[in-house]
RNA sequence: GAAGGAGUGCUGGUAAUCGCUGGCGCCUUUCUAGGCGUGAGAGGAAAGUCCGGGCUCCACAGGGCAAGGGUGGUCGCUAACGACGACCGGGGGUGACCCCAGGGAAAGUGCCACAGAAAACAAACCGCUGCCCGUAAGGGCAGCAAGGGUGAAACGGCGAGGUAAGAGCUCACCAGUUCCCCGGGUGACCGGGGAAGCUUGGCAAACCCCACCCGGAGCAAGACCAAUAGAGGGGCUAUAAGGGUUGCCCGUCCCGCCCCCGGGUAGGUCGCUUGAGGUAACAGGCAACUGUUACCCUAGAUGAAUGAUUACCGCCCGGCUCACAGUAAUGCGAACCGGGCAACAGGACCCGGCUUAUGCGCUGCUUCAACC
Numbered sequence: 001g002a003a004g005g006a007g008u009g010c011u012g013g014u015a016a017u018c019g020c021u022g023g024c025g026c027c028u029u030u031c032u033a034g035g036c037g038u039g040a041g042a043g044g045a046a047a048g049u050c051c052g053g054g055c056u057c058c059a060c061a062g063g064g065c066a067a068g069g070g071u072g073g074u075c076g077c078u079a080a081c082g083a084c085g086a087c088c089g090g091g092g093g094u095g096a097c098c099c100c101a102g103g104g105a106a107a108g109u110g111c112c113a114c115a116g117a118a119a120a121c122a123a124a125c126c127g128c129u130g131c132c133c134g135u136a137a138g139g140g141c142a143g144c145a146a147g148g149g150u151g152a153a154a155c156g157g158c159g160a161g162g163u164a165a166g167a168g169c170u171c172a173c174c175a176g177u178u179c180c181c182c183g184g185g186u187g188a189c190c191g192g193g194g195a196a197g198c199u200u201g202g203c204a205a206a207c208c209c210c211a212c213c214c215g216g217a218g219c220a221a222g223a224c225c226a227a228u229a230g231a232g233g234g235g236c237u238a239u240a241a242g243g244g245u246u247g248c249c250c251g252u253c254c255c256g257c258c259c260c261c262g263g264g265u266a267g268g269u270c271g272c273u274u275g276a277g278g279u280a281a282c283a284g285g286c287a288a289c290u291g292u293u294a295c296c297c298u299a300g301a302u303g304a305a306u307g308a309u310u311a312c313c314g315c316c317c318g319g320c321u322c323a324c325a326g327u328a329a330u331g332c333g334a335a336c337c338g339g340g341c342a343a344c345a346g347g348a349c350c351c352g353g354c355u356u357a358u359g360c361g362c363u364g365c366u367u368c369a370a371c372c
Stems, first nucleotide, its partner, number of pairs: 001368004006363005012313007020041002023038006043344001047355002050353005055218004068214005073087004088102001089100004103209002108207002110203003125148002127144007156174002159171003175199002177196008222270004232260005242254004277296008314341006321334002324331002
């Protein structure tokens, strides 16, 4: 220098001016607004809403079964988790390092495209062997699965024996499986030894089996206050007016006013932000994480505010010059010049994760090359 692989930090500060949204105080007021002052005002992902929990309501005596869904190496961690940590096993990479839905295919069912004889209680296209027919080419019957061929995958590999030809048919070695013993580890598992010809394809993110976990809905949860209108009950002045009750009178009902109960729409208040909270130090632990102490309070809006400009400072990058160290490559510091402070994005009950989007910087590490 090139390529790569881990980890980590930040998302500028101050001041002025003009704006926006809440809180508090004061003043004005036409009584629901205005003015002044003061203090506060988004994120690392606030996002997706994928997983887990708190909280609320509903259901439920308690427990279990079924259905449905989820998880799936081990040990930890945690409020909990499918997250996270460490380890085990498998796989990839020269390496740093990365990836794994990682229980069961020897309980049953099912599937395995194309090609191929056959995709799994087996089977035979070419071929090999024996017998028979035939002058021959070839054909028929029987045996075989070693060789060829097909395929992503072909019923262990290799050598010897054996045989008509062959075959774990037999044997040695190797690989695998199952079982037993010894040692190590909390465990997954690891190391060693032995036995059995046992050789058994793959797929469970196919049905299924096994083990474990899960009641449902969600802040539009939910609680409270409560206009207008309508309905119900009670009362009422002038008994003046109007309407219905066949024309008239009485009576009665409606209409009018007031009060009360219940439900509850609009609207309002609470829930609402002090919380499994943050920061620092120390301690325990490989780590995830936990404990102790000290300090801090950091949006709470409801169609939803947090913006813009300027100046200075700060930070980062690049170039050039100079100083210092060094034989040099180079390192380090200072001044000057130029550039940048961008991207993704916007709370809506809260918290722990995951995933996705995205700008800049830093520190180890790996491989290769070049130079001194």